This is a predicted structure of a 345-nucleotide part of an RNA (large-subunit ribosomal RNA, domain IV) from an Actinomycetota bacterium. Rfam family: Bacterial large subunit ribosomal RNA.

Context: one part of a larger RNA
């Protein structure tokens, strides 16, 4: 001096990013339990009491002896209650610090954040607010052989299934909602038009021949498919959802009014937030003191409605913030044990 345990006077988090650890609850009986809820919960909420051994009284359970008596004479039925044992309630008493004596065996309460919940995940740094979920929506699919998938096919999954089915996306229990743009950009629908290939046509020219035929070459016109072009529709499809100026009988602010421009200019709800730069924003709370916390303001740098908004009981080895119990985290350390390490040998 290390590592793994025990103990510690007063103090109790003063320790630390942070009670990390470590102490403390703990078991059964009994009383007894709030807000808030989806009425199930929340509850083992919290917070309280009791607890061993002997004697002995009552009150039930089990087990059932000797004897008694019946027949149909058994390995039989009934009566019976000793003797053992188990509970439970009352009573006297013992022993110890101490009575779930040892050992196993909830800390607890409030108050936000994200995720509805049980689940799942980075084997071997990360279990989460990430993935997944019941449930919402939208899109495809009409079946001789769906759409979709895997395969050069052949087959083969969907499926021995049939739109209450099947596959693909996005949301992500439930409550209450989910507002404006269709101008671009997918997607869908348009038997007109316009532009298009390959072919279709075959005026005209051209080469052989020979000026013919014939073959051969090259072509104008016109007709020739999807696509796009062009008309509409769709947002729980990609996505998008403004400026400047002025105005109220103090000031302030501006319900109102001008102009620009946009396909529309952000509706409810929420907000300094897992979003807020300025910012430790301001106001109240809590603290003796709060860049964190929790309620407000709205000036939202850069919140917002299925890349869902905004609540929400119940959950959670989750995150953030207070208590309250408790303690060697500390103040401040000693002291003990075991085991290294270090010293003889």
């Nucleotide at each position: 001096c290390c590592c793994u345990c025990g103990u510690u006077a007063a103090g109790g988090a003063a320790c630390u990013c942070g009670g990390c650890a470590a102490a403390a609850u703990a078991g059964c009986c009994c009383c007894g339990u709030a807000a808030c809820u989806u009425c199930g919960g929340g509850a083992g909420a919290a917070g309280g009491g009791g607890c061993g051994c002997c004697g002995u009284g009552c009150u039930u359970g089990g087990u059932g002896a000797u004897a008694g008596u019946c027949c149909u004479a058994g390995c039989g039925g009934c009566u019976g209650g000793a003797g053992c044992u188990g509970a439970g309630c009352g009573u006297g008493g013992c022993u110890g610090c101490a009575a779930u004596a040892a050992g196993c065996a909830g800390g607890c309460c409030c108050a936000g954040g994200c995720g509805a919940c049980u689940g799942u995940u980075u084997a071997a740094c990360a279990a989460a607010a990430a993935c997944a979920c019941a449930g919402g929506u939208c899109c495809g699919u009409g079946c001789a052989g769906a759409a979709a998938g895997c395969g050069c096919a052949a087959g083969c999954u969907g499926a021995c299934g049939u739109a209450u089915a099947c596959g693909g996306g996005c949301u992500g229990a439930c409550a209450c909602c989910u507002g404006c743009c269709c101008a671009g950009u997918g997607c869908c629908g348009g038997a007109a038009g316009g532009u298009u290939a390959a072919g279709g046509g075959g005026u005209g020219g051209c080469g052989u021949g020979a000026u013919g035929a014939g073959c051969g070459c090259u072509a104008a016109a016109c007709c020739g498919a999807a696509g796009c072009c062009c008309c509409g529709g769709u947002g729980a499809a990609c996505g998008g959802c403004g400026g400047c100026c002025g105005u109220a009988a103090c000031u302030c602010u501006a319900a109102c009014g001008g102009u620009c421009c946009u396909a529309a200019g952000g509706u409810a709800g929420c907000g300094a937030a897992a979003u807020u730069c300025c910012u430790u924003g301001u106001c109240g709370g809590g603290u003796a003191a709060g860049u964190u916390c929790c309620g407000a303001c709205c000036c939202g740098c850069a919140c917002g409605a299925a890349u869902g908004g905004c609540g929400u009981a119940a959950c959670g080895a989750u995150c953030u913030g207070g208590g309250c119990g408790c303690u060697g985290u500390c103040u401040c350390g000693a002291c003990g044990a075991g085991g290294g390490a270090c010293c003889c040998g």